[in-house]
Context: one part of a larger RNA
Molecule: small-subunit ribosomal RNA, 5' domain
Organism: uncultured bacterium
RNA sequence: GACGAACGCUGGCGGCGUGCCUAACACAUGCAAGUCGAACGGAGAUUUCAGCAAUGGAAUCUUAGUGGCGAACGGGUGAGUAACGCGUAGACAACCUACCUUCUAGAUGGGGACAACACUGCGAAAGUGGUGCUAAUACCGAAUGUUGUAUGUGAAACGCCUGUUUCAUAUACUAAAGGUGGCCUCUAUUUAUAAGCUACCACUAGAAGAUGGGUCUGCGUCUGAUUAGCUAGUUGGUGAGGUAAUGGCUCACCAAGGCGACGAUCAGUAGCCGGUCUGAGAGGAUGAACGGCCACACUGGGACUGAGACACGGCCCAGACUCCUACGGGAGGCAGCAGUGGGGAAUCUUCCGCAAUAGACGAAAGUCUGACGGAGCAACGCCGCGUGUAUGAUGAAGGUCUUCGGAUUGUAAAGUACUGUCUUUGGGGAAGAACGGUCAUCUUGAGAAUAUUGAGGUGACAUGACGGUACCCAAGGAGGAAGCCCCGGCUAACUACGUGCCAGCAGCCGCGGUAAUACGUAGGGGGCGAGCGUUGUCC
Repeated sequence: GACGAACGCUGGCGGCGUGCCUAACACAUGCAAGUCGAACGGAGAUUUCAGCAAUGGAAUCUUAGUGGCGAACGGGUGAGUAACGCGUAGACAACCUACCUUCUAGAUGGGGACAACACUGCGAAAGUGGUGCUAAUACCGAAUGUUGUAUGUGAAACGCCUGUUUCAUAUACUAAAGGUGGCCUCUAUUUAUAAGCUACCACUAGAAGAUGGGUCUGCGUCUGAUUAGCUAGUUGGUGAGGUAAUGGCUCACCAAGGCGACGAUCAGUAGCCGGUCUGAGAGGAUGAACGGCCACACUGGGACUGAGACACGGCCCAGACUCCUACGGGAGGCAGCAGUGGGGAAUCUUCCGCAAUAGACGAAAGUCUGACGGAGCAACGCCGCGUGUAUGAUGAAGGUCUUCGGAUUGUAAAGUACUGUCUUUGGGGAAGAACGGUCAUCUUGAGAAUAUUGAGGUGACAUGACGGUACCCAAGGAGGAAGCCCCGGCUAACUACGUGCCAGCAGCCGCGGUAAUACGUAGGGGGCGAGCGUUGUCC
């Protein structure tokens, strides 16, 4: 000098930050991932039409289920890891990439189910079975095959070892789904519909881009030799399997290799970095907050789904623990946000809101979001402000000291004149909010079209958790706001009394045994100041 600090005394305000460093200990309760009815069939409610009614039709809203996308992001933690984990520089002629963008080509014609639902069985529950019906952008054949994949042939260009790219050709395999709005130009029935047309959104195959990942390599990355030898899938080869992909990644066979005093192996410790602290620098220490990467999600193992996981709020198995039970069997996982117990010197609210930013879904309105935006608590840190200003000598009183003359506290107070920051009261009162939406209007694309719709512009309207907050105005009145440590030397600051090697102080040297500037108290003084000291740690 610094700190994610703690402790003691003290404590007025504001801004911006920060806040379990210990038990990766156990967790009550609530919330933290949903969304789409413009994919689908039902169910319910409301309204309306026809009807005497039963009932039927239509519209709107809600939604358990099927289906799609998301749930692999965002958020947390640092247990493990001394490793291609991280950092840096490269490689992939050995790879993948949903959504997004651009381009090319397409979307023909069929089928059978399963939920929901109805009936019914078992079970205490969690849940689960049977029979029957049904829809789809769910599922499955067939057609087509621009292309793609595999194999073969031919040609060209190129390179970085295995080779890569392009073109032509043959064989085999391989795709799709519709929805919403509008219209009658074409087609079909005929005046309004659709199997028609059209716009948009979806769908399929492929080529590229972008983004995100995967793998490999050089170099760097703590301590111990009171750890010197380690290694059988071990090292290499051939073949096969596996993967998106290379590879002992796995397997069969063959060879006997591979690493090591330039420190292997073993043991200990540890997430790494940008950074942070310190230092003139070199360096040393460190890795809280913020950002990047990695790893983990009660402990251990495993795969499934998927573009992506071996998956924090998914599944299965085993284990420990907790809970429910009708004892047959079940349920759970805060290292998400709050919060509880425990541990500890020590670390916060079971708050408000989706208004902004951002994400998921949706055509959109919108829904969801403990991400995030805010508020709350804590002098935990940094920064700023205040606790008055000017004047005022009979140098008042009181205190302390005294050589009893006085000195000092001290312009300090009182008194006089002011000011109004902050506080208090009253009044006004934001920016953050324009994206998107609705309406009107304009330009432009598609279109047969004055319909509709895509893209863009202009105007109006509504939308704020924080918050009646910040800020502004007025009024009142010095009123409500100062402490802590030290005074022997180092080290700025001295006297009196008490005590008498006692009580005590102390960072080092050292003080104290009757005149203690070193202990305790008082007066005075010094330092810093809403803080001041102490302790701990690093330089």